[in-house]
RNA sequence: AAAAGGCUAACCCGUUGAAAGACGGGAGCGCAAAACCACGGAUCAGGCAUAAACAGCUCCUGACAGCCGGGUUGCCGAA
Numbered sequence: 001a002a003a004a005g006g007c008u009a010a011c012c013c014g015u016u017g018a019a020a021g022a023c024g025g026g027a028g029c030g031c032a033a034a035a036c037c038a039c040g041g042a043u044c045a046g047g048c049a050u051a052a053a054c055a056g057c058u059c060c061u062g063a064c065a066g067c068c069g070g071g072u073u074g075c076c077g078a079a
Stems, first nucleotide, its partner, number of pairs: 006031002011026006029066001035072003039069003043063005048056001
């Protein structure tokens, strides 16, 4: 390579959260790390700040591992 097994986007339904989002079911675009870890950057939500807004995450809290790096572990396997 092949085969087996695994995970699973958009969208829909339900639950949950202030939101981003998360969880379960359906669905199926994809994935050899689409397994795990928020360590760095990006992005998103809320706050803060301001007279109000804009900007600001080298301000705070959270989300995201299927955005990019980094770390840890790891299935099958022909020639």